Description: Model confidence (mean pLDDT): 82 of 100. Predicted 3D model of a 73-nucleotide RNA (transfer RNA) from Candidatus Acidiferrum sp. Its Rfam family is "tRNA". The family's RNA type in Rfam is transfer RNA. Lineage of the source: Bacteria > Pseudomonadati > Terriglobia > Candidatus Acidiferrales > Candidatus Acidiferrum. RNAcentral records the identical sequence in 2 taxa.
[in-house]
RNA sequence: GAACCUGUAGCUCAGUGGACAGAGCACCGGACUGCGGAUCAGGGGGUCGGCGGUUCGAUUCCGCCCAGGUUCG
Numbered sequence: 001g002a003a004c005c006u007g008u009a010g011c012u013c014a015g016u017g018g019a020c021a022g023a024g025c026a027c028c029g030g031a032c033u034g035c036g037g038a039u040c041a042g043g044g045g046g047u048c049g050g051c052g053g054u055u056c057g058a059u060u061c062c063g064c065c066c067a068g069g070u071u072c073g
Stems, first nucleotide, its partner, number of pairs: 001072007010025004018056001027043002030040002049065005
């Protein structure tokens, strides 16, 4: 330098055109306990990498850029 893949919550990921964007773990406080842990029932947390485009409507499709990965040279 080229091709391809990935980027969504603190972490690991789901969501492949439509309604309030979700799960597990983590975090917070509550119940329980002598105190913790485990368990149970809750809660908070998101410019969906950035900028444009298509569309009535974009996390999703298209272009460019950025970051990471794999392969090739």